Molecule: Bacterial large signal recognition particle RNA
Organism: Thermovenabulum sp.
RNA sequence: CCGUGCUAGACGGGGAGGUAGCGGUGCCCUGCACCCACAAUCCGCUGCAGUGGGGUCGAAUUCCUUCCCGAGGUUUUUUCCCUGUGGGGACCGGCCGGGACAAGUGGCAAAGAAGGUUGGGUCCUGCGCAAUGGGAACUUCCGAACCCCGCCAGGUCCGGGAGGAAGCAACGGUAAGGAAGCACUCCCAUGUGCCGCGGGGCAGCCUGACCGGAGCUAACUAUCCCUGUAUCGCCCGGAGGGAAAAAUCGACGGAAGGUGCACGG
Numbered sequence: 001c002c003g004u005g006c007u008a009g010a011c012g013g014g015g016a017g018g019u020a021g022c023g024g025u026g027c028c029c030u031g032c033a034c035c036c037a038c039a040a041u042c043c044g045c046u047g048c049a050g051u052g053g054g055g056u057c058g059a060a061u062u063c064c065u066u067c068c069c070g071a072g073g074u075u076u077u078u079u080c081c082c083u084g085u086g087g088g089g090a091c092c093g094g095c096c097g098g099g100a101c102a103a104g105u106g107g108c109a110a111a112g113a114a115g116g117u118u119g120g121g122u123c124c125u126g127c128g129c130a131a132u133g134g135g136a137a138c139u140u141c142c143g144a145a146c147c148c149c150g151c152c153a154g155g156u157c158c159g160g161g162a163g164g165a166a167g168c169a170a171c172g173g174u175a176a177g178g179a180a181g182c183a184c185u186c187c188c189a190u191g192u193g194c195c196g197c198g199g200g201g202c203a204g205c206c207u208g209a210c211c212g213g214a215g216c217u218a219a220c221u222a223u224c225c226c227u228g229u230a231u232c233g234c235c236c237g238g239a240g241g242g243a244a245a246a247a248u249c250g251a252c253g254g255a256a257g258g259u260g261c262a263c264g265g
Base pairs, nucleotide, nucleotide: 001265002264003263004262005261006260009057010056011055012030013029014028015027020046021045022044023043024042034054035053036052037051038050063258064257065256066255067254068253072249073248074247075246076245078244079243080242081241082240083239085237086236087235088234091233093232094229095228097226098225099224100223103221104220105219106217107216108215115211116210117209118208119207120206121205122204123200124199125198126197127196128195129193130192131190132189133188134187135186136185138181139180140179141178142177148173149172150171156165157164158163
């Protein structure tokens, strides 16, 4: 160095969970990898770590060690963003209201601002006139089966008669009452009046006249102050989602190194 037969070993690994710890069953990742039995109030073990039985390969593409890469998982007194949620507080955030100021925008002002003087109005009170409404009075009409009037047909009564008497209906009239009119008269009232007269008052506002001679105003913006308001911003807590960072485990893949025994030539 070659050949034959063996042995160690391999025939998947990893993460979370679970466990005193380890491995497995179930979940997930990797990606293709012998078979059977066992197992979540679980099964098997004790660190040489699934157990039991069977099969194949077998010292190297396959076993062992180290390193690199890194799918994926896990964790957080870390940082940031977003969306709900609970609470807080009136904050040189927001918003509502009020006040101040007069820098800016605007409005008024030499066709005269502010201010001043004076008259009137607005206010109170007395009266007149008018208007409107109501009542009375007045005019006209209606208005009584009998218990109102006049005249009383018929009928009735008295009388020998002449004649006389009471009296219903109809007709005419009237009372209470009703209806209409209401020019004029009287009384009362008033959410009435471009009406009139007198007295009082006059703080403010409106207005006429005069003096005066350049400001006035505060609607919007800016600034300041006060009050309110929890929709939002803000602060605190917690939940979910996302991103980053850190830590940790790490499949697949890659690189380097390492690894027997016997016999024969």